RNA sequence: CUCUUAUCAAGAGAGGUGGAGGGAUAGGGCCCUACGAAACCCGGCAACCGGUGAGAAAUCACUAUGGUGCCAAUUCCUGCAAGUAUAUAGCUGUUUAGUAGUAUAUAUGUUGCAAGAUAAGAG
Numbered sequence: 001c002u003c004u005u006a007u008c009a010a011g012a013g014a015g016g017u018g019g020a021g022g023g024a025u026a027g028g029g030c031c032c033u034a035c036g037a038a039a040c041c042c043g044g045c046a047a048c049c050g051g052u053g054a055g056a057a058a059u060c061a062c063u064a065u066g067g068u069g070c071c072a073a074u075u076c077c078u079g080c081a082a083g084u085a086u087a088u089a090g091c092u093g094u095u096u097a098g099u100a101g102u103a104u105a106u107a108u109g110u111u112g113c114a115a116g117a118u119a120a121g122a123g
Base pairs, nucleotide, nucleotide: 001123002122003121004120005119006118007117008116013042015041016040017039021032022031023030027078028077029076043071044070045069048067049066050063051062052061053060054059075115079113080112081111082110083108084107085106086105087104088103089102
């Protein structure tokens, strides 16, 4: 780096060093930051791998000495397709109202895909 599978709405310090930046990713938005950014140390969260037990298996419960991960905001928001709701436009039909399909805009803790992150496995 590529592939496969799983997860991504929960959780995590008012500590020390440090000094200006940061929010993984292009652009945009919106935020955090000298009432102190990044980074490092300590601390913590979780429980993917690991450990223990149950089970034929799927899986479940417990655990946290070990390997990772994580500790503002949904993966901070953003893409594509579909669904739903509302509004507007025009078409058919009609005296009118109303109904059906279409287009556009907006909204959406609806669905799928894409992108990304992390874990485990394979190359």